[in-house]
RNA sequence: AGAGUUCAAUCCUGUCUCAGGAUGAACACUGUCGGCAUGCUUAACACAUGCAAGUUGGAUAGAAAACAUGGUAAAUGGUAUUUCCAGUGGCAGACGGGUGAGUAACGUGUAAGAACCUGCCCUUGGAAGUGGAACAACAGCUGGAAACGGUUGCUAAUACCCCGUAGGCUGAGGAGCAAAAGGAGGAAUACACUCGAGGAGAGGCUCGCAUCUGAUUAGCUAGUUGGUAAGGCAAUAGCUUACCAAGGUGAUUAUCAGUAGCUGGUCUGAGAGGAUGAUCAGCCACACUAGGACUGAAACACUACCCAGACUCCUACAGGAGGGAGCAGAAAGGAAUUUUCUGCAAUAGGAGAAAGCCCGACAAAGCAAUGCCGCGUAGAGGUAGAAGGCCCACGAGUCAUGAACUUCUUUUCCUAGAGAAGAAGCAAUGAAGGUAUCUGGGGAAUAAGCAUCGGCUAACUCUGUGCAAGCAGCCGCGGUAAUACAUAGGAUGCAAGCGUUAUCCAGAAUGAUUGGGCGUAAAGUAUCUGUAGUUGGAUUUUUAAGUUUGCCAUCAAAUCCUAGGGUUCAACCAUGGACAGGCAGUGGAAACUACCAAGCUGCAGUACGGUAGGGGAAGAGCAAAUUUUUGGUGGAGCAGUGAAAUACAUAGAGAUCAUAAAGAACACCAAUGGUGAAAGCACUCUGCUGAGCCGAUAUUGACACUGAGAGAUGAAAGAUAAGGGAGCGAAGGGGAUUAGAUACUCCAGUCGUCUUAACCAUAAACGAUGGAUACUAGGUGCUGUGUGUAUCGACCCAUGUUGUGCUAUAGCUAAUUUGUUAAGUAUCCCGCCUGAGGAGUACGUUCGCAAGAAUAAAACUCAAAGAAAUUGAUGGGGGCCCAUACAAGUGGUGGAGCAUGUGGUUUAAUUCGAUUCAAAUCGAAGAACCUUACCAGGGCUUGACAUGCCACGAAUCCUCUUGAAAGAGAGGUGGUGUAUGGCUGUCAUCAGAUCAUGCUGUAAGGUCUUGGGUUAAGUCCUGCAACAAGCGCAACCCUCAUGUUUAGUUGCCAUUAUUAAGUUUAGAACCCUGAACAGACUGCCGAUGACAAGCCGGAGAAAGGUGAGGAUGACGUCAAGUCAUCAUGCCCCUUAUGCCCUGGGAAACACACAUGCUACAAUGGCUGGGACAAAGGUUCAUGAUAUCACGAGGGUGAUCUAACCUCAAAAACCCAUCUUUAGUUCAGAUUGCAGGCUGUAACUUGCCUGCAUGAAGCCGAAAUCACUAGUAAUCACCGGUCAGCCAUACGAUGGUAAAUUCAUUCCUGAGCCUUGUACACACCACCCGUUACACUAUGGUAGCUAGCCAUGCCCAAAGUUAUUACCUUAACUACAAAGAAGAGGACGUUGAAGGGAGGGCUAAUGACUGGAGUGAAGUCGUAACAAGGUAGUCGUACUGGAAGGUAUGGAUG
Repeated sequence: AGAGUUCAAUCCUGUCUCAGGAUGAACACUGUCGGCAUGCUUAACACAUGCAAGUUGGAUAGAAAACAUGGUAAAUGGUAUUUCCAGUGGCAGACGGGUGAGUAACGUGUAAGAACCUGCCCUUGGAAGUGGAACAACAGCUGGAAACGGUUGCUAAUACCCCGUAGGCUGAGGAGCAAAAGGAGGAAUACACUCGAGGAGAGGCUCGCAUCUGAUUAGCUAGUUGGUAAGGCAAUAGCUUACCAAGGUGAUUAUCAGUAGCUGGUCUGAGAGGAUGAUCAGCCACACUAGGACUGAAACACUACCCAGACUCCUACAGGAGGGAGCAGAAAGGAAUUUUCUGCAAUAGGAGAAAGCCCGACAAAGCAAUGCCGCGUAGAGGUAGAAGGCCCACGAGUCAUGAACUUCUUUUCCUAGAGAAGAAGCAAUGAAGGUAUCUGGGGAAUAAGCAUCGGCUAACUCUGUGCAAGCAGCCGCGGUAAUACAUAGGAUGCAAGCGUUAUCCAGAAUGAUUGGGCGUAAAGUAUCUGUAGUUGGAUUUUUAAGUUUGCCAUCAAAUCCUAGGGUUCAACCAUGGACAGGCAGUGGAAACUACCAAGCUGCAGUACGGUAGGGGAAGAGCAAAUUUUUGGUGGAGCAGUGAAAUACAUAGAGAUCAUAAAGAACACCAAUGGUGAAAGCACUCUGCUGAGCCGAUAUUGACACUGAGAGAUGAAAGAUAAGGGAGCGAAGGGGAUUAGAUACUCCAGUCGUCUUAACCAUAAACGAUGGAUACUAGGUGCUGUGUGUAUCGACCCAUGUUGUGCUAUAGCUAAUUUGUUAAGUAUCCCGCCUGAGGAGUACGUUCGCAAGAAUAAAACUCAAAGAAAUUGAUGGGGGCCCAUACAAGUGGUGGAGCAUGUGGUUUAAUUCGAUUCAAAUCGAAGAACCUUACCAGGGCUUGACAUGCCACGAAUCCUCUUGAAAGAGAGGUGGUGUAUGGCUGUCAUCAGAUCAUGCUGUAAGGUCUUGGGUUAAGUCCUGCAACAAGCGCAACCCUCAUGUUUAGUUGCCAUUAUUAAGUUUAGAACCCUGAACAGACUGCCGAUGACAAGCCGGAGAAAGGUGAGGAUGACGUCAAGUCAUCAUGCCCCUUAUGCCCUGGGAAACACACAUGCUACAAUGGCUGGGACAAAGGUUCAUGAUAUCACGAGGGUGAUCUAACCUCAAAAACCCAUCUUUAGUUCAGAUUGCAGGCUGUAACUUGCCUGCAUGAAGCCGAAAUCACUAGUAAUCACCGGUCAGCCAUACGAUGGUAAAUUCAUUCCUGAGCCUUGUACACACCACCCGUUACACUAUGGUAGCUAGCCAUGCCCAAAGUUAUUACCUUAACUACAAAGAAGAGGACGUUGAAGGGAGGGCUAAUGACUGGAGUGAAGUCGUAACAAGGUAGUCGUACUGGAAGGUAUGGAUG
């Protein structure tokens, strides 16, 4: 310090997530030791048992024992000593210890203050005189189960009381109030008591500032705010009461609600900050819940009291007892937190004169890896590179110098011995503890795990699994080759721990003071006026509030930081220093802000003169058009649409002429123009009225800017009342369209649209851009208005200013863009934003007649949503262009019969594959057996086949062969073409696809490859920030077309002979064949074009613009096809999924589709005769010839290894004859009989022949295919496979030989450019809403339940206070009664809990109900994204199953 995640890729915005640190933690696994810390965060829930506050006999009565004395039989009494302590008295118990419920407060923190109190302690000054009366204990009697009492009698004191006196207090004064205690000691003396003064320390009170969230809490307050008087208190005070006044407080957030102990500090962070408030320390509050007082120096009191309540316990049912949020402990709750230990040795506290006593404070130990720190589990050497594991390319590699082995050491451990400091104050005194520490001996001996290994993030392989099991912090992994699951080996990280979970800070500039934004990403209020507030021109003074600076005090200690020091180091501990940003006091400065005062004119305003304008509101008026009325003319349609229909019309429409009426809106001018704050504003005229601009001169003198609340205005729609109503026109109706059509289209049509009054308050109310001020290059228009020049005047020209446009520099920006009208550079003020959805929704509140508007959440879900731009793809977007793509033609298919293939069905099996174009006469260039992979039956198991190994026999050896057994393995047309190679199809023979360098952009990318021409072509030319290059195109290759040369056998024959015959001689001219060359290149001419490329025409030429055809197939697309050609990974079978045999099947048959053949006839058919090819095949072959058969064929076997022999006959065609429009002399299916051939074999199931039979079919609906010239059409020939053949197929060969092309509008496909896009799996895309089902959270709801809060009312405990005529009587007076006084009772005020009442708030629940969200493959449609097929969208209204539709106004996104 950053990283991952939106996309096909990019950049930005923006959320989520991770890496770090921390914890009073918990959980999983594991666990040697020590030191120092820490340890109920939950139920302020309820508690068994023990302990946690006593002490004092030197205050006191008393008891016991001993002793002495007197007396003595004993009891008993007195004095002194020792011991004990229930009671009386004193002090302590208000500290120490615990907890954080309450509390948003003078509670806390900090800084100040005045009207107070203070036991014990310190300093200091006085005083202590004389008396008195009781009450416990105790004793007697007595109640009660107990707890605990009652009554009578006795008694002491440092307990209590009176008088006097001092100091003190009150009061102007007179005067009044008002103390005491002694005990110990032989004594000195110390202690205690009393009244004062001062101090220290502690406490009470007041106050400035600071101290969480919510406005969906905006008003609150009646002792409330103040005064007077009185009371009260330690003290001030409405603290309390009476009277008087009506105040006080609040947007600088009162009141109310929620939450919370506060702080020093702690964690984190670079810091600013954020979070937190365990341990330690300070303060506060509380002590079962609530109320109350008493005592006291101090309490309204944790282990005190009274009352009420809840709960628990005891009970003899009358009544009693209790309070761990002290230390242990147990129950419960919970993810979770310890021992019912030791000791007062130390420190501290209490009482005491002291000894001593008490102390769960404390000191220590125990338990817990809870944390921090430290140490160890060994060190060195050691290759036979050990065994074993894992992996493997079988060679090796790795765990790994790791183990063994050799050697060394002893921290730790075990054992033996010694053994502290801490102890002060002469001695004694140690819980921890025989601990720390030291020394000797022993022996490597006692001691390593956890997590991770896809990226972020250091670390990789095997096996298993197969969208399963599972993992996961985010992205994501798993569907048979998983570095992501699980195991293993290895590796990495940390280490007595490690990982997970939870929480906080950081990263997060993701709430931005430091340090963010608002045109399009979230975000500028619809516009203006203006209050509070913030901010504010320029000059000179004053003051010193802010500011700045010096000093002083404080900000407890601890902590943090730092220096050195102590524990062997460290953690830890102690000492010193530093720090402490705040608040307060005090002195100085005066620049800036502010204040005071004075003047200034540049902001701003006012006056004056001009000026443009749909600025506003009111009144009056013209014309065109529309519709309607009346009348005339006229006579059949009109209107409307893509096409129609509804509607209107012979009862006279439409059309046309004239006439009358009505309402609404104002053509041209008109603009990128004007004006207004915005909304908005347009015929003409009139008066009224607001604002602007320009000009020059006066005047005021900062009067200014912005603006929370507030107020005003505010399109359209809508709403109320009264008018008005021509046209248009939501709704509703009808006609169409459609699968439907609640739409688009058509017909009529209500509300509305118009006016007046009074509402509503919203729009894409937009420049999606708040207002104001200043500054920062230009160029060019327009509007208004000046000046100069010029002119007779008007233009022109130059130059100001206001407004309004375009373009562009710098700059800014994610980009797009913006750019003096800023989105630039700066200042001021306001508004608003903080992931997407849920949602601008719910609830609450305000406004509204309503519709609704304003304000405005949460649960829950997701890892994205979004902006700009790039490349593609795509569009029922645009432009250009091509193609047998259409068009123009020719012939077909689709109808018939048959052949073949496919689907389906059937079957034991009908083997398998191929399925839009790009499967279907395809793999298959040929299934009777074989083939064959399928089925039935039978058989074999190292096998039908390969390699290696082993054994035996033939005398031995070599080669070959054979047999048996074992075991590596063989074999598989078994699976996966979505694991693959290779091959192939298709887009497409379409013209594209790409790279280097340069330039350009933040980047993806772009440029080149686009533009202007041209081409079949990214073909070529030209221009250009591009310049070059290779893959494709073209050419090079093959065949055909012309010629030349060469060569002439088996081919050829003009000339010379010859024959039946090119048969032979002869020939090399011709034909032909083979080989090698030539030829065509827009080369030449003309027109055109840009002086180009090219195109058009022409000449010549066998061939002319690629001469024709073939081969040749760029980068890539389709997970296209093929594991059944072959090869191959993995998986599967192994007496079978392998191999062999026989038979069957692949040939089935209601049907559907595809490709063909033959036809339907006269351009024909039959019969007879006659003519002309090319290419190809042949030795287990082709087969001549004579001969037999009607024929298929039989038989014979010449020649030929082929330009020689042969298959072989070419057919259409020509000539002649018959047939004459008919299901025929067409057509030939089907069937019968008889034969032939191949082959072991012809039934399923071959081909052929003859005779006989003679079906459908008379040119084919929708639709659809091929073809542009030697092509279509038509005719035959040959070949491969092959014993034969289901071949009508496929591949070749030649013969005869057409028609048509206007042209690119449309259909299909392709290319280039451009444009839109919400698509990128790329339109077979994406995507909206209803509905059905499941789940989730949530709103409403008749109600119902619970809690909290305040209000007033009733009853009213304990208690305080007041009153009291009742009752009582130790202290004083009096001495008889009584009084003062006191206690109690009664009564009054107040008063907790309780009761009942209405109200507010919160929470739970609730039949039913509303929408929302989520959910691989449900239903209905297709609203949006392309012109999304009606452009979409905003506001409003109506309406419809649903998306939606329509109307009206607006914006362009």
The RNA shown here (small-subunit ribosomal RNA) has 1453 nucleotides and comes from Capsicum annuum. The RNAcentral record of the sequence draws on SILVA. It matches the Rfam family "Bacterial small subunit ribosomal RNA". Rfam links the family to the GO terms ribosome and structural constituent of ribosome. The coordinates come from a structure-prediction model, not an experiment, and the mean pLDDT is 83.